[in-house]
RNA sequence: ACAUCAAGAGUAGAGUAUAACUCUCGCCAACCUGCUGACCUAAGCAAGGUGGACUAGAAUGUGGCUUCGGCAACAAAAUAGGU
Numbered sequence: 001a002c003a004u005c006a007a008g009a010g011u012a013g014a015g016u017a018u019a020a021c022u023c024u025c026g027c028c029a030a031c032c033u034g035c036u037g038a039c040c041u042a043a044g045c046a047a048g049g050u051g052g053a054c055u056a057g058a059a060u061g062u063g064g065c066u067u068c069g070g071c072a073a074c075a076a077a078a079u080a081g082g083u
Stems, first nucleotide, its partner, number of pairs: 001062004005057001010025001012024004027052002031049003034045003038083005064071002
């Protein structure tokens, strides 16, 4: 500086200072990265990074890790328009 705050989403497990925190797994969402014939836009997927599930703010996002040399982002399916 720009965008969003409508909706959505766990009777989970473990730890713990006994108070609501932390971690793991799953879930919601689709902000950034990634993938979908070269590029752009849209649409889609949901892997990497946030964020969230008692929410109005010192709110969230505008990729991540790194020894700074670089590195990762599964499988399947799968486009439309333009150049």
The RNA shown here (SAM-I/IV (S-adenosyl methionine) riboswitch aptamer) has 83 nucleotides and comes from a marine eukaryotic metagenome. Rfam family: SAM-I/IV (S-adenosyl methionine) riboswitch aptamer. The family has 417 seed sequences and 567 matches in Rfam 15.1. Its Rfam clan is "SAM clan". A reference for the family is Weinberg et al. (2008), "The aptamer core of SAM-IV riboswitches mimics the ligand-binding site of SAM-I riboswitches", RNA. Its mean pLDDT, the model's own confidence on a scale to 100, is 76.